[in-house]
Context: one part of a larger RNA
Molecule: small-subunit ribosomal RNA, central domain
Organism: metagenome
RNA sequence: CUGGGCGUAAAGGGUGCGUAGGCGGUCGGGUAAGUCUGACGUGAAAUCUUCAAGCUCAACUUGGAAACUGCGUCGGAUACUAUUCGGCUAGAGGAAUGGAGGGAGACUGGAAUACUUGGUGUAGCAGUGAAGUGCGUAGAUAUCAAGUGGAACACCAGUGGCGAAGGCGAGUCUCUGGACAUUUCCUGACGCUGAGGCACGAAAGCCAGGGGAGCAAACGGGAUUAGAUACCCCGGUAGUCCUGGCCCUAAACGGUGCACGUUUGCUGUAAGAGGAAUCGACCCCUUUUGUGGCGAAGCUAACGCGUUAAACGUGCCGCCUGGGAAGUACGGCCGCAAGGUUAAAACUC
Numbered sequence: 001c002u003g004g005g006c007g008u009a010a011a012g013g014g015u016g017c018g019u020a021g022g023c024g025g026u027c028g029g030g031u032a033a034g035u036c037u038g039a040c041g042u043g044a045a046a047u048c049u050u051c052a053a054g055c056u057c058a059a060c061u062u063g064g065a066a067a068c069u070g071c072g073u074c075g076g077a078u079a080c081u082a083u084u085c086g087g088c089u090a091g092a093g094g095a096a097u098g099g100a101g102g103g104a105g106a107c108u109g110g111a112a113u114a115c116u117u118g119g120u121g122u123a124g125c126a127g128u129g130a131a132g133u134g135c136g137u138a139g140a141u142a143u144c145a146a147g148u149g150g151a152a153c154a155c156c157a158g159u160g161g162c163g164a165a166g167g168c169g170a171g172u173c174u175c176u177g178g179a180c181a182u183u184u185c186c187u188g189a190c191g192c193u194g195a196g197g198c199a200c201g202a203a204a205g206c207c208a209g210g211g212g213a214g215c216a217a218a219c220g221g222g223a224u225u226a227g228a229u230a231c232c233c234c235g236g237u238a239g240u241c242c243u244g245g246c247c248c249u250a251a252a253c254g255g256u257g258c259a260c261g262u263u264u265g266c267u268g269u270a271a272g273a274g275g276a277a278u279c280g281a282c283c284c285c286u287u288u289u290g291u292g293g294c295g296a297a298g299c300u301a302a303c304g305c306g307u308u309a310a311a312c313g314u315g316c317c318g319c320c321u322g323g324g325a326a327g328u329a330c331g332g333c334c335g336c337a338a339g340g341u342u343a344a345a346a347c348u349c
Stems, first nucleotide, its partner, number of pairs: 004320003007303002012317001014200004021193003025088007033081002035077008049065006091190001092187003095183004102176007109153001114148007124135002161168002205246006214240002219235004257316006265294011298305002322349003331342004
């Protein structure tokens, strides 16, 4: 290479957009490159195969045939692929109408914690398994009133919704991406995937400037303990928050790449559309898209999956090939750094 695989055994890229490439609906015409076919030329000899012959046989030698699966030229076929021309509408896209909800910015709100000021009030408070450190007669805790400031948004809240993923929960306004439903109005294959590339990418971390209520690595103290660089307690700085710029990793998980087609069902839920009925709404029936549960066939080593497939097929990409050494070394690229990415071998079992 062939072959076999990737939910859990090794293996799906964190996610999208998209270049090259690969693959590509339906009808008809042209061409005939691939494809099929005929003829001719060539495909040295030896070797191999085969039929004879010659050495007493064999090896060996000689002769004939076949083969040399190839290449070229010319002629022919046109189903499929290709190419070109002209159509089509079932893929794809657009338009109109409509209701749910994602992102960014600005402004606003209430509860709670903390602090400040003032009032009332007096000896404790806080905390634990028990304590001690800590706070408090310079008046704490408790309680009432007023104020300051930061962060997060109880209830609604739901295997609910939206988003490509990361992710997104107070309210109002402005700007803005996508999906969905209905309408047979428009374009007419414009499609799928996607090596490189580009963009986005939780938390932590880094740089500059702000901010800092609560929480809290590090750190200090108190306990526990044989010890206690911990678990528990009292404090507490980075950080957590905002703006701008980096970093680019996660059990980035459905541990399941994307797209399309096909294949019995039952039941819940979200958002629509249509119908029946009604004074109207609800209920009921049909249907679409999404999201769950259980399960036919089938698949699976089993567990389980099962129209949201891990079933049956097609196209394209990524990845795997015994364990350790190791996601390490070296080199390259990227980064301010931390480090990231690409990625071995010796040796060993």